Predicted 3D model of a 1468-nucleotide RNA (small-subunit ribosomal RNA) from an uncultured bacterium. Rfam family: Bacterial small subunit ribosomal RNA.
[in-house]
RNA sequence: GAGUUUGAUCCUGGCUCAGAAUCAACGCUGGCGGCGCGCUUAACACAUGCAAGUCGAACGAGAAAACCGCAAGGUGAGUAAAGUGGCGUACGGGUGAGUAACACGUGGAUAAUCCACCUCUUAGUGGGGAAUAACUUUGGGAAACCGAAGCUAAUACCGCAUAAGCCUGAGAAGGGAAAGCGUAAUGCGCUGAGAGAGGAGUCCGCGGCUGAUUAGCUAGUUGGUAGGGUAAAGGCCUACCAAGGCGAUGAUCGGUAGCCGACCUGAGAGGGCACACGGCCACACUGGCACUGAAACACGGGCCAGACUCCUACGGGGAGGCAGCAGUGGGGAAUCUUGCACAAUGGGGGCAACCCUGAUGCAGCGACGCCGCGUGAACGAUGAAGCCCUUCGGGGUGUAAAGUUCUUUCGGCAGGAACGAUAAUGACGGUACCUGAAGAAGAAGCUGCGGGCUAACUACGUGCCAGCAGCCGCGGUAAUACGUAGGCAGCAAGCGUUGUUCGGGAGUUACUGGGGCGUAUAAGAGUGUGUUAGGCGGUGCUCUAAGUUUGGUGUGGAAUCUCCCGGCUCAACUGGGAGGGUGCGCCGAAAGACUGGGAGUGCUUGAGUAUGGGGAGAGGAAAGCGGAAUUCCCCGUGUAGCGGUUGAAAUUGCCGUAGAUAUCGGGGAGGGAACCCCUGGCGGCGUAAACGGCUUUCUGGACCAUCCCUGACGCUGAAACACCGAAAGCGUGGGUAGCCAACAGGAUUAGAUACCCUGGUAGUCCCCGCCCUUAACGAUGCAUACUUGGUGUGAGCCAUUCAUUUGGUUCGUGCCGGAGCUAACGCGUUAAGUAUGCCGCCUGGGGAGUACGGUCGCAAGGCUGAAACUCAAAGGAAUUGACGGGGGCCCGCACAAGCGGUGGAGCAUGUGGUUUAAUUCGACGCAACGCGAAGAACCUUACCUGGGCUCGAACGGCUUAAGACAAUCUAUAGAAAUACUGACUUCCCGCAAGGGACUUGAGUCGAGGUGCUGCAUGGCUGUCGUCAGCUCGUGUCGUGAGAUGUUGGGUUAAGUCCCGCAACGAGCGCAACCCUUGUCCUGUGUUGCAACUAAUAGGCACUCUCAGGAGACCGCCAGCGAUAAGUUGGAGGAAGGUGGGGAUGACGUCAAGUCAUCAUGGCCUUUAUGUCCAGGGCUACACACGUGCUACAAUGGGCGGUACAAUGCGCUGCCAACCCGCGAGGGGGAGCUAAUCGCAAAAAACCGUCCUCAGUUCGGAUUGCAGGCUGCAACUCGCCUGCAUGAAGCUGGAAUCGCUAGUAAUGCCAUAUCAGAACGAUGGCGUGAAUACGUUCCCGGGCCUUGUACACACCGCCCGUCACAUCACGAAAGUGGGUUGUACUAGAAGUCUGCACGCUAACCCGCAAGGGAGGCAGCGGCCCAAGGUAUGACUCAUGAUUGGGGUGAAGUCGUAACAAGGUAGCCG
Repeated sequence: GAGUUUGAUCCUGGCUCAGAAUCAACGCUGGCGGCGCGCUUAACACAUGCAAGUCGAACGAGAAAACCGCAAGGUGAGUAAAGUGGCGUACGGGUGAGUAACACGUGGAUAAUCCACCUCUUAGUGGGGAAUAACUUUGGGAAACCGAAGCUAAUACCGCAUAAGCCUGAGAAGGGAAAGCGUAAUGCGCUGAGAGAGGAGUCCGCGGCUGAUUAGCUAGUUGGUAGGGUAAAGGCCUACCAAGGCGAUGAUCGGUAGCCGACCUGAGAGGGCACACGGCCACACUGGCACUGAAACACGGGCCAGACUCCUACGGGGAGGCAGCAGUGGGGAAUCUUGCACAAUGGGGGCAACCCUGAUGCAGCGACGCCGCGUGAACGAUGAAGCCCUUCGGGGUGUAAAGUUCUUUCGGCAGGAACGAUAAUGACGGUACCUGAAGAAGAAGCUGCGGGCUAACUACGUGCCAGCAGCCGCGGUAAUACGUAGGCAGCAAGCGUUGUUCGGGAGUUACUGGGGCGUAUAAGAGUGUGUUAGGCGGUGCUCUAAGUUUGGUGUGGAAUCUCCCGGCUCAACUGGGAGGGUGCGCCGAAAGACUGGGAGUGCUUGAGUAUGGGGAGAGGAAAGCGGAAUUCCCCGUGUAGCGGUUGAAAUUGCCGUAGAUAUCGGGGAGGGAACCCCUGGCGGCGUAAACGGCUUUCUGGACCAUCCCUGACGCUGAAACACCGAAAGCGUGGGUAGCCAACAGGAUUAGAUACCCUGGUAGUCCCCGCCCUUAACGAUGCAUACUUGGUGUGAGCCAUUCAUUUGGUUCGUGCCGGAGCUAACGCGUUAAGUAUGCCGCCUGGGGAGUACGGUCGCAAGGCUGAAACUCAAAGGAAUUGACGGGGGCCCGCACAAGCGGUGGAGCAUGUGGUUUAAUUCGACGCAACGCGAAGAACCUUACCUGGGCUCGAACGGCUUAAGACAAUCUAUAGAAAUACUGACUUCCCGCAAGGGACUUGAGUCGAGGUGCUGCAUGGCUGUCGUCAGCUCGUGUCGUGAGAUGUUGGGUUAAGUCCCGCAACGAGCGCAACCCUUGUCCUGUGUUGCAACUAAUAGGCACUCUCAGGAGACCGCCAGCGAUAAGUUGGAGGAAGGUGGGGAUGACGUCAAGUCAUCAUGGCCUUUAUGUCCAGGGCUACACACGUGCUACAAUGGGCGGUACAAUGCGCUGCCAACCCGCGAGGGGGAGCUAAUCGCAAAAAACCGUCCUCAGUUCGGAUUGCAGGCUGCAACUCGCCUGCAUGAAGCUGGAAUCGCUAGUAAUGCCAUAUCAGAACGAUGGCGUGAAUACGUUCCCGGGCCUUGUACACACCGCCCGUCACAUCACGAAAGUGGGUUGUACUAGAAGUCUGCACGCUAACCCGCAAGGGAGGCAGCGGCCCAAGGUAUGACUCAUGAUUGGGGUGAAGUCGUAACAAGGUAGCCG
């Protein structure tokens, strides 16, 4: 910087990505070289070889093989090996187990110390003695090895002498050394002492992990005295004395860990890390111990114990220690050769030669890392082939290849050949390097391509499958996200993935000009006190100089890092020089500002005190008193039911004729609890919780005034303390009127363990004692200072006033607002502004305030307080919508008021269901269901059965064949399609050749599909809704989404208009323009009209027809209204406030409907899902629903008579008169291509008459018979007529539909479709009502506002139990390990110590025997490892069962929350 919470926005906040690194590993791939690196795991176990020896110039002793020789013998050879002795083995090399420590780092101290080898200086080196290994002899043993006797040497060992210096001591004095060898050198050594170099020991300051769910630890512990011990100070050890020492600045305990230079990262501050290289430490199978030595408590030394391995003759035995170099097994994702050489560098021994050296130098293996090089270069288009894509034209791969001309780095081959060693000596190595010839020859992969990081897209396959994925997320038939291919991009001998780590981004741990805590439920403890620690602290002077500022100096190892200069052809790598190393120490100097220090001294403003100063107050505690109400009891009047309750009821009554309730009154006894009204007030007081009748007593605090006194005495505040802390709850004892968890009953309900009702116990009250929590809230810690204002109110004071009138001032308490702050909301002198001081707290959501532990509590429970696991969000504020059993305003046949229906019957028609070979398909709340279908007997027709065809039933192009197959007629077969027979036989142009047209056969490219997907689409349509809305430009406001405009006041059918307004304008809608109807005028005048007995002829007044005009605009008057818009009434008028009706349907919603009108992408099908034909089906029928018709009758029915329409239609037609038939109809044929003729009779109505309330003279279903019409055809399956038959039905349950005027209702007519077939549809005319108080309610809609956890938008969201699966965790009778404390026991090896009767060479005494000194074996003692017993603590694993938690697909039960969520919600 980006992605990710949302419909969108801003913020908070987490998660994720882009970087670098790696002792890495894995996948695919792999040409070369240089320099590095290579068991992170089992400090697991180790076969084999090597890794520390050397010295004959310390010493004695001393072979053999072999060779020569007949032999003796000689040479080998005084050689090798072994031994005594000296030096080394404490270095070098390995590892990181332990260790939280003076272990390490850094700086100091050592007057508290040591030092072999090396260097320098100085003084010496005289004279004696006794042993012992080797060796010889011998014993034991399997071996390892051990023992006895005897011989011998030394630079091995022991005395004596001497002592410059040294040590002890106050002194006097005392003590203590030595070694020789030799090639004879200025040789190599030895002894005492001093100094140096270098090394080592010890002590101290400071520094660097984690846990308080570890808070107290400590008896050699802290100190002293004396002694011992050590190279050396010291409780290091012992005895005695004292009672100290450490700890909240984290002791003790637990966990983890070698430390550092460095390394990685980062702008830095920091964070992480400890592999290689270098310094230090620790360790060497595990534990303990000492010896030797200059130095060890010793990796390749010793002793003991333990575990393990091995040998063995099996006993009472013995051997061993790769965390040296190689190597093996094991573990593991994973880490190399049992190589060469001492040539170099270094180390040990030696005078040296030299020997030893798995240190080291080299090589080998491994792309493990870093660095470098190569895999070719130039030209080369017809843009080859192949592959991929394609709109079929072409495009891409792509100058890429081929081809032509060149080059030879690397590699391979051949030859030469170093430096490292300036004399000798070269493992590396015939290596680096150089030269030569050949030949493009031997050498490219990996990952990715939806977005961001991130550069890069198409096709096919797949079809929520397979799979991808770092996060968000892709995949359900058109996937740039999976797999493959082509192309493209990036890096390149590598490329990706994973892990880790870190760091960055992350300003999400914030020391840093680098965060926060009103609401982002992440964060101010419920409140106080201030005795604590700590932090901070007013003002003047003086002293000091710790901090501070500053100069110099020491140190801060090398390597690393930075800069400069060099060496390998460059680079990596490496050499030299300089810098840096932010730290610590020392020596000064100056300053005296600031901080600190002084038992130095002042000041008054902070703070406190004072005044027999003041007033206010539900501040606290105790005692007493009071009235009203409820309940209970009694009396009076009075009589039959009453009360209470609810949405409606019921339960209920120990209510009631024994007199209730009610009412009117009165009285009493109490009793308990609470204190009505109040200028009771966002008023008062209190730290908060809290505090409210009145009086008295005791008592706390604040405020105001005065400015006397003290003189910084202050602020904050972990820990601590509190007799603080609502309600509920607990314990003891009281009390109990009312209310009331639990409980009981009644209702409600699908249920109702609730809401509602009737009862009712704990409790509520008091005393004492606990509990200690809350949405304990201003969701806002305390203190101090500063910063514009306005307006209320409480308390005091000052001034003023007639007046508590006004003004000022201090302390409180509210509201509104400026700057500023804030994500916004908002806060705003009572800050959430500007600053300072101190404390508390926070770091994604869930798990969880849970578990475990601790602590407090009688209990309930409180305080403290995690992790595993899981999600990519959780959240705040604001915005636009939608929604609400929220509110306001308004409208609509929405309700209401009416009229008529549906729902019941029969029939018609559509649908579902069922049935069927098929009952073709579509449409499903309103907005499917007399719908597509304005008309299924065949056709239609898409369905079924059967029979046929395959260039096909229709159409286009091309090739080819034939001009008659075809068409027409005829015969046969067949259900037909079709097959076949015969007859008939081309057309046009042109002289002709030939061409064209047409038809057919064969082949081919297309065809065809009412097959699928309306959720791939176009177009069309429905619906909200003819509802009044939907938007834009510019401006303004807002961080922004957005707002404003469009809201408001009026008004309208209307976002219609007016007014106002940070808006001003505009667009799509509304309205108007269009059609029709109603009045009039003008014109027109046949077929119309009119007169007439009729015709000709004439007329156009009326009706009517067709045109064109007029008319209506709140225009006029009055009221109302803002004088506006408009509205109410009136006049005039045919018509009055859009006159009636129609057409006209904004932005959009419903993935609404239609692939079967049509068009169309994709998929599927091609002797079939295409096409032809016949028959059947779409018409089925237990049933259910919708829409209609006809009725149930007297406002009627039958019969007879009489009258009045309009819209329309007619040549494949309408069909008159007349005749026949009861009738449907038939015959007939005039007229009419229509204002002429016809359909055509209008019907209801009206007049007269019959019927008289009945299943009828209502009703007409059903059925029988007989007919008619259409049509190839009327069986499935048409319509009509006559006669006969005469079903249900007597006005229709719950529910529900339409309609506001020429409307409903009712009556008839016409038309489209159509051969025929309407009770449907579309139109027409006749007759012609009732009602509307009104907007409470139901439904739908509009505007404003409000709430919201909804945005797929309430058909939303969402909670908990249960069931199932799975994951991690807790508890659990226990069980098994690890670590560790305490007590006791044990007591190896070993030091020290005591004894030492046994043994004993050196020295002393002694003639000797012997004795002494000293030493040793052995024994005892202190200490002490392993082990054992007992008892605790901590921790890990496991455990039948059990507990809650998380996550899962469309499970179950309810509906707790979000709207007033239907009982407001929430906290304890």